[in-house]
RNA sequence: UUCUUUGAUUCGCUGAGUGCCGGGGCCGAGUGCCACGGCAACGGGGGACCCACUUUUCCGCGCAAGCGGAGACUCGGGGCGUGCGGCGCUGCGGCGCCGGGGGCACUCGGUAGCCCUAGCCCGACAGCUAACCUCGUAAGCAUUAACCGAGAGCAAGG
Numbered sequence: 001u002u003c004u005u006u007g008a009u010u011c012g013c014u015g016a017g018u019g020c021c022g023g024g025g026c027c028g029a030g031u032g033c034c035a036c037g038g039c040a041a042c043g044g045g046g047g048a049c050c051c052a053c054u055u056u057u058c059c060g061c062g063c064a065a066g067c068g069g070a071g072a073c074u075c076g077g078g079g080c081g082u083g084c085g086g087c088g089c090u091g092c093g094g095c096g097c098c099g100g101g102g103g104c105a106c107u108c109g110g111u112a113g114c115c116c117u118a119g120c121c122c123g124a125c126a127g128c129u130a131a132c133c134u135c136g137u138a139a140g141c142a143u144u145a146a147c148c149g150a151g152a153g154c155a156a157g158g
Stems, first nucleotide, its partner, number of pairs: 012141003018040005024034003027030001041137006051127001055072007076125001077122004084099006100117005106151006112144001
């Protein structure tokens, strides 16, 4: 001097997952930590008219279009999330390729590069949806701090 690994701290990243107040508890006694309660902020779900959608059987109303009720069936249906699609192969575990989607140090656009494309939940049930009702505020990391253009902000110096 360079590369790799590990730990700590600062700064930072994905994500809605943050800020403040109150009294109580803790000890290392602080602009501290923990749980509880509340306010705000951010995020999700349910929920009318109108609009949209609507497998099949029976009954009733109706000229008809259709409306209401009772069942049957299921390859049921639905939610959070970027986490999906096509083609091919397969020892049926999955694999490969091509697209689409998402992330990578102020913001936006572009170029190239790298990475991800999971997981979980509801429980026969939910379209949209004003009022209204209700839930969450986690978890995990350590990188492209790249280049070009435009903009914003800060610092130093004068």

Model confidence (mean pLDDT): 80 of 100. The RNA shown here (c-di-AMP riboswitch aptamer (ydaO/yuaA leader)) has 158 nucleotides and comes from a Chthoniobacteraceae bacterium.